[in-house]
RNA sequence: GCCGUUGUAGCUCAGUUGGUUAGAGCGAGGGACUCAUAAGCCCUAGGUCGCAGGUUCGAUUCCUGCCAACGGCA
Numbered sequence: 001g002c003c004g005u006u007g008u009a010g011c012u013c014a015g016u017u018g019g020u021u022a023g024a025g026c027g028a029g030g031g032a033c034u035c036a037u038a039a040g041c042c043c044u045a046g047g048u049c050g051c052a053g054g055u056u057c058g059a060u061u062c063c064u065g066c067c068a069a070c071g072g073c074a
Stems, first nucleotide, its partner, number of pairs: 001073007010026004019057001028044004050066005
């Protein structure tokens, strides 16, 4: 330098052949229970869906460029 994969919550990840509310587990906070603690139960908060542009009535999803990580080739 070229090619490919990945980028979504604090962490690990799912997701949608473009459609109205973006989710799970763990973690955090709170509640209830208990003599008390833990476990289990209930609730809550937390996201510019890597960045910018394009297509579209509408983009996390499609297209282009860039950035980062990983892998391959040279």
Notes: Transfer RNA from a Patescibacteria group bacterium, 74 nucleotides, folded computationally. Rfam family: tRNA. By type it is a transfer RNA. NCBI's taxonomy places the organism under Bacteria, Bacteria candidate phyla. It was read from a public genome assembly.